[in-house]
Predicted 3D model of a 72-nucleotide RNA (transfer RNA) from Streptomyces fumigatiscleroticus.
RNA sequence: AAGGAUAUAGCUCAAUGGGAGAGUGACGGUCUUCAACACUGAUGGUUGUGGGUUCGAAUCCUACUAUCCUUG
Repeated sequence: AAGGAUAUAGCUCAAUGGGAGAGUGACGGUCUUCAACACUGAUGGUUGUGGGUUCGAAUCCUACUAUCCUUG
């Protein structure tokens, strides 16, 4: 320099253009002498940034940013 992949909750990851979710962690409660385990509840997101398409975008298009991989 060229090409490609990824970016969603604290972390690991889903989500075929229409309801943004799971596990885990942290927190509260039950249980326990206490703790752990187990059960349970609630919380936690301007979907990397800016534009575009669309009645409607995490999803499609585009530019940029960050990380990784390949080629030279």
Model confidence (mean pLDDT): 82 of 100. It matches the Rfam family "tRNA". By type it is a transfer RNA. About the family: Transfer RNA (tRNA) molecules are approximately 80 nucleotides in length.